[in-house]
Context: one part of a larger RNA
RNA sequence: AGCAUGUGGGGGAUGCCUUGGCACUAGGAGGCGAUGAAGGACGCGACAAGCUGCGAAAAGCUUCGGGGAGCUGCUAAAUAAGCUUUGAUCCGGAGAUGUCCGAAUGGGGGAACCCGUCUUUCGCAAGAAAGAUACCACGUAAGUGGGGCUAACGCAGGGAAGUGAAACAUCUCAGUACCUGUAGGAAAAGAAAUCAAUGUAGAGAUACCGAAAGUAGUGGCGAGCGAAAUCGGUAGAGCCUAAACCGAUCAGAUUUCUGGUCGGGGUUGCGGGAUUUGUCCAUAAGACAAUAGAAGUUUAGAGGAAGCUCAUGGGAAAGAGCGUCAUAGAGGGUGAUAGCCCCGUACUCGAAAAGCCGAAAUUGUUGGACGAACACCCAAGUAGGGCGGGGCACGAGAAACCCUGUCUGAAUCCGGGAGGACCAUCUUCCAAGGCUAAAUACUACCUAGUGACCGAUAGUGAAUCAGUACCGUGAGGGAAAGGUGAAAAGAACCCCGACAAGGGGAGUGAAAUAGAUCUGAAACCACAUGCUU
Numbered sequence: 001a002g003c004a005u006g007u008g009g010g011g012g013a014u015g016c017c018u019u020g021g022c023a024c025u026a027g028g029a030g031g032c033g034a035u036g037a038a039g040g041a042c043g044c045g046a047c048a049a050g051c052u053g054c055g056a057a058a059a060g061c062u063u064c065g066g067g068g069a070g071c072u073g074c075u076a077a078a079u080a081a082g083c084u085u086u087g088a089u090c091c092g093g094a095g096a097u098g099u100c101c102g103a104a105u106g107g108g109g110g111a112a113c114c115c116g117u118c119u120u121u122c123g124c125a126a127g128a129a130a131g132a133u134a135c136c137a138c139g140u141a142a143g144u145g146g147g148g149c150u151a152a153c154g155c156a157g158g159g160a161a162g163u164g165a166a167a168c169a170u171c172u173c174a175g176u177a178c179c180u181g182u183a184g185g186a187a188a189a190g191a192a193a194u195c196a197a198u199g200u201a202g203a204g205a206u207a208c209c210g211a212a213a214g215u216a217g218u219g220g221c222g223a224g225c226g227a228a229a230u231c232g233g234u235a236g237a238g239c240c241u242a243a244a245c246c247g248a249u250c251a252g253a254u255u256u257c258u259g260g261u262c263g264g265g266g267u268u269g270c271g272g273g274a275u276u277u278g279u280c281c282a283u284a285a286g287a288c289a290a291u292a293g294a295a296g297u298u299u300a301g302a303g304g305a306a307g308c309u310c311a312u313g314g315g316a317a318a319g320a321g322c323g324u325c326a327u328a329g330a331g332g333g334u335g336a337u338a339g340c341c342c343c344g345u346a347c348u349c350g351a352a353a354a355g356c357c358g359a360a361a362u363u364g365u366u367g368g369a370c371g372a373a374c375a376c377c378c379a380a381g382u383a384g385g386g387c388g389g390g391g392c393a394c395g396a397g398a399a400a401c402c403c404u405g406u407c408u409g410a411a412u413c414c415g416g417g418a419g420g421a422c423c424a425u426c427u428u429c430c431a432a433g434g435c436u437a438a439a440u441a442c443u444a445c446c447u448a449g450u451g452a453c454c455g456a457u458a459g460u461g462a463a464u465c466a467g468u469a470c471c472g473u474g475a476g477g478g479a480a481a482g483g484u485g486a487a488a489a490g491a492a493c494c495c496c497g498a499c500a501a502g503g504g505g506a507g508u509g510a511a512a513u514a515g516a517u518c519u520g521a522a523a524c525c526a527c528a529u530g531c532u533u
C1' cells in the first nucleotide's frame, strides 16, 4: 500500500407515518359595498415577540338560547391576579362598539398623513361633543340611485400572431388569445313575415344531449372548414303592447281641427280587430297579484346497546377461556391488532332568536261564443333596390337568407314576406314594438362524503408563521425546511473542561447506538484484526 472482516464516524437513501394537498360526488350558497366593502396600517394582554381574535366599549361588551365544571386563545411551561353551580370558560342567534387608510366621498396628499368650513348642544371663556360638507344620473324639488371588489361561467363592442398549408399571399390558427363594456345566479335564446312538401302529405317557441354525419356542401376543390331538415331524449308555458274607436284632461289653432298625457278598447293569418247591429252561454269557478304565514329546512345541541378473567409483555386491544350487543361490525383514539374502554356510529329527539322555503286562509283584478253589415286600423326613412362590407358550414359563386356604411325608396288585406338566382302556379307565414320559468354553463365559498389519487425531491409554490425569506428600480421571480418517547419520565447529583462546547459516571425509560433525537442504505473517512506484497 492493497484485499477481507469487524467497530465507529459521515451522510440522509429506504421503510413506516401524516397534520397537508389533488380529483370528484351530493346538498347548499351564488354575491359583498356610501348602514363605508374587499384588502390593509396602527393599536388592544399583568408580564406580550409573532400568530389568532378584537377596535380607544379593543384576546372583548349586551341580550336570547345551548351546555354543565372548570376557566383566563396558540407558539408556551410557569408566576401573579382573578372569574365560576347566583351557571363561568365554551358553542349558536340577534344587537352594541368598530381608530386610520382604502370606491374613500369636505380640500389636499408621497395610502394609513396634513389642512379646513357650516349647523346644533354644552360652556363665562378657552374649547368640547354630535352631525353635515365629493362627483355623476334621474327629478321642478323633496329625494332616489350609482361609484369599488369578486374564482369560473354569460352577452356585447373591438380583435392578433407564432402555427398549418411541409415555402407563401387567398385560406388556416380563430372570432381563439387578449383588451373594453356590462349582467345574472345563471346568462343568452324564445312563441314563426319558422320549417316542410311538389306526392298535394305534414310539423308547430327556445335551449341542451344523442343520432342524422365527418354526410350534403364549401375549399389556392390545397391545407382544411363543415351544416340543416328529420328522428330519439331532457324540459315544457305562454303572454303584453302600437293602431283603429271611446272617454277625461292639458296645450296650440279658433271653423269644423291638430298634438300631448292618462284610462278604456285591442293583439291575429281557417286573417284579426275597431264601428253598427243581432243571437246565445255564464255570472262562480278558474287564472293572476298582494297580504299571510302551517309544515319543512339552516344556523348550537341531546339521548344512544353490549366484557370480564387468565397468561406473556414496559404496556393487551394480539393469544387462551367463558360471555354479550347489534336498525349500532362506518371511522378515529387509547402503552401492539378493541362491536362491547373513550369519542362516535344506527336510530330517535331538539330552537328563545334569525334566515330560507312556502301549504291553508284573506283581499283584490278579470266574462265568453256565433252571425250580418261597413271598408276605419293592423308597427316607415321601414320592406325592397343600387354600390361597398360583414354574418350564415357556404371564400361572389347560379348565391337565396340575415345585418348595414352610403344613395334611394313601397304597399295596408283586392295587402305583404318566404319556400337557395329568377318567373308562374301552389304552399306557408304576417316583419319593421316588448316580456317570458324549466331542461343548459360554472364553482371563489359552506356542509357531508368518496378515491385501483400523492405520501415530504411526491402531493399545491406553500404539511413547518409561504406568496414568507431572498432576488429585482420595477413589472415580476420565488425557495429550503415534517417524525424523541406510551408518557418529558427532557438526564437531579458527581467528575474532566473555561462558571464553555463536548464528554465520562449516576439516574429515567421496554429501549438512550430512542439524548434532542424514528429507521439510518451507499459514496467517503478512521481504527482494529487477518492475509498478501
Base pairs, nucleotide, nucleotide: 001532002531003530004529005528006527007526008525009524015518016483017482020454021453022451023450024449025448026447027446028445029443030442031149032148039101040100041099042055043054044053046079049075050074051073061095062094063093064092065091066090070083071082072081106115107114108113116133117132118131119130120129121128122127135146136145137144138143153184154182155181156180157179158178164171168220194203195202207234208233209232210231211230217225218224238435239434240433241379245264246263247262248261249260250259251258252257269413271378272377273376275373276372277371278370279369280368281367286366287365288364289363290362291361296356297355298354299353301349302348303347307322308321309320310319323340324339325329331343332342333341384408385407386406387405388404389403390402391401394420415430416429417428418427419426470477471476493505494504495503496502